[in-house]
RNA sequence: GCAUCCUUCGCUCAGUUGGCAGAGCGUCCGACUUUUAAUCGGAGGGUCGUGGGUUCGAGUCCCGCAGGAUGCA
Numbered sequence: 001g002c003a004u005c006c007u008u009c010g011c012u013c014a015g016u017u018g019g020c021a022g023a024g025c026g027u028c029c030g031a032c033u034u035u036u037a038a039u040c041g042g043a044g045g046g047u048c049g050u051g052g053g054u055u056c057g058a059g060u061c062c063c064g065c066a067g068g069a070u071g072c073a
Base pairs, nucleotide, nucleotide: 001072002071003070004069005068006067007066010025011024012023013022019056027043028042029041030040031039049065050064051063052062053061
């Protein structure tokens, strides 16, 4: 340099044919327990990497850029 793929909450990851952004773990609060742990209930936490485009509507489709992975040279 070329090709393919990845980027979503603190972490690991879903998100179907474009139509309300989710789960587990962790954090916080509560219940239970003499206490802790475990278990159970609840809450909070997101410009969906970034800049544009298409569309009534974009995490999803298209283009550029950035970062990363693999292969080739």